A computed fold for a 477-nucleotide part of an RNA from Microbulbifer sp., annotated as small-subunit ribosomal RNA, 3' major domain. The organism belongs to Microbulbifer, within Bacteria. Rfam family: Bacterial small subunit ribosomal RNA. The coordinates come from a structure-prediction model, not an experiment, and the mean pLDDT is 86.
[in-house]
Context: one part of a larger RNA
RNA sequence: UGACGGGGGCCCGCACAAGCGGUGGAGCAUGUGGUUUAAUUCGAAGCAACGCGAAGAACCUUACCAGGUCUUGACAUCCAGAGAACUUUCCAGAGAUGGAUUGGUGCCUUCGGGAACUCUGUGACAGGUGCUGCAUGGCUGUCGUCAGCUCGUGUCGUGAGAUGUUGGGUUAAGUCCCGUAACGAGCGCAACCCUUGUCCUUUGUUGCCAGCGAGUAAUGUCGGGAACUCAAAGGAGACUGCCGGUGACAAACCGGAGGAAGGUGGGGACGACGUCAAGUCAUCAUGGCCCUUACGACCUGGGCUACACACGUGCUACAAUGGCAGGUACAGACGGUUGCGAAUCCGCGAGGUGGAGCUAAUCCGAGAAAACCUGUCGUAGUCCGGAUCGGAGUCUGCAACUCGACUCCGUGAAGUCGGAAUCGCUAGUAAUCGUGAAUCAGAAUGUCACGGUGAAUACGUUCCCGGGCCUUGUACA
Numbered sequence: 001u002g003a004c005g006g007g008g009g010c011c012c013g014c015a016c017a018a019g020c021g022g023u024g025g026a027g028c029a030u031g032u033g034g035u036u037u038a039a040u041u042c043g044a045a046g047c048a049a050c051g052c053g054a055a056g057a058a059c060c061u062u063a064c065c066a067g068g069u070c071u072u073g074a075c076a077u078c079c080a081g082a083g084a085a086c087u088u089u090c091c092a093g094a095g096a097u098g099g100a101u102u103g104g105u106g107c108c109u110u111c112g113g114g115a116a117c118u119c120u121g122u123g124a125c126a127g128g129u130g131c132u133g134c135a136u137g138g139c140u141g142u143c144g145u146c147a148g149c150u151c152g153u154g155u156c157g158u159g160a161g162a163u164g165u166u167g168g169g170u171u172a173a174g175u176c177c178c179g180u181a182a183c184g185a186g187c188g189c190a191a192c193c194c195u196u197g198u199c200c201u202u203u204g205u206u207g208c209c210a211g212c213g214a215g216u217a218a219u220g221u222c223g224g225g226a227a228c229u230c231a232a233a234g235g236a237g238a239c240u241g242c243c244g245g246u247g248a249c250a251a252a253c254c255g256g257a258g259g260a261a262g263g264u265g266g267g268g269a270c271g272a273c274g275u276c277a278a279g280u281c282a283u284c285a286u287g288g289c290c291c292u293u294a295c296g297a298c299c300u301g302g303g304c305u306a307c308a309c310a311c312g313u314g315c316u317a318c319a320a321u322g323g324c325a326g327g328u329a330c331a332g333a334c335g336g337u338u339g340c341g342a343a344u345c346c347g348c349g350a351g352g353u354g355g356a357g358c359u360a361a362u363c364c365g366a367g368a369a370a371a372c373c374u375g376u377c378g379u380a381g382u383c384c385g386g387a388u389c390g391g392a393g394u395c396u397g398c399a400a401c402u403c404g405a406c407u408c409c410g411u412g413a414a415g416u417c418g419g420a421a422u423c424g425c426u427a428g429u430a431a432u433c434g435u436g437a438a439u440c441a442g443a444a445u446g447u448c449a450c451g452g453u454g455a456a457u458a459c460g461u462u463c464c465c466g467g468g469c470c471u472u473g474u475a476c477a
Base pairs, nucleotide, nucleotide: 001477002476003474004473005472007471008470009469010468011467012466013465015461016460019425020424021423022422023421026316027315028314029313030312031311032310033309034307035306042053043052064302065301066300067299068298069297070296073125077124078123079121080120081119082118083117086103089100090099091098092097107114108113127291128290130289131288132287136285137284138280139279140278141276143274148187149186150185151184152183153182154163155162156161167178168177169176193268194267195266196265198236199235200234201233202232203231204230208225209224212223213222214221239262242256243255244254245253246252318418322377323376324375325374326373327372334365335364336363339358340357345352346351384415389410390409391408392407393406394405395404431453432452433451434450435449436448437447
């Protein structure tokens, strides 16, 4: 100087408390461990691994296994020789591959040849998701959006170092004020950026429709309008600016006015010096080591989907604030030409038919659902719950056996609110309800985004956990 203390003081945080809803029990989904296996590819490991890399494993992906094959190679550059490239068909084979075969003679040219591409050959070389993240770059997680981390000059100390950065107040903040052997400065904080909340101006199509007119069973449908909503673009607005009180005449705090908004208005992006030899050699790059008729490459099939079990994360429930049936409202955001696909008709349905319109404020996906109204069920393993299994189908795709999703009929398991323990959340939040997108041929209960309905509680800081500042002890570094 740090670190540590079941030392002290001060102060924060959904840290506790006060509340609401869960997990832990059930079934299923998914990831992991373990076991099994020819293989169940590899990585991730307390928080900070475990719906993680993977925004999507039937083939492909794919790195794994078995079998069948290749050796200048699937890919790059150079050299020599031949042939334009390319293309049709047949045979063998699981295919890779091997054999045969048809059409084709292009472009530039100094007529030597050249450019692109294919085949053969020689070697230089290619290739490696092989090892080392404890050789590395880059990127990332975490402490933590915590308020800290430092420097120059000066001063003090033999020196390590201290001071500044401590103290009194204050703040979300090393935020600001005052004091002060310190005076200044840098990286952080804040602000500048995006979004949302109010108003104004401008512009009105594909958006809007108050007033006027026309038309319809009905609809901004038409003429028209530029008010409103909305769409962008530009401005205004919030600054403790004003008033009162407290305070040290300060910073600031408390209350009030006005205001759409009040003291950082809400949300996001943004992550200081550093810590964990944290993670990643399998995104990529890269040193070293290793393989080179194989640890490289191609193909078929299988595996990554196994299953006594254990754990994590979720979904669906156990019901009446509910289930079912009928009727009837109201969103936002997003995507669409290899695409979204309307009306119509067929099918109980998944879906099929059809092809209008749309490169989209125009057309389509698209019915929002919970809510509301009416009826029914009457506490029952049920008109709850839907696993599992049998049968019949639909769609995607060369192909759904291993191993897809969905539909219909039948079947109807566990489950009556969950032990010890444990998680999230402070407001348009939790809870609950649907909607969309990326990936994607197909395949979400995951992820990311969107809106609808919409709470309870916070006395307080003794305690648990984590953190900041000062101080103290130490046989620790």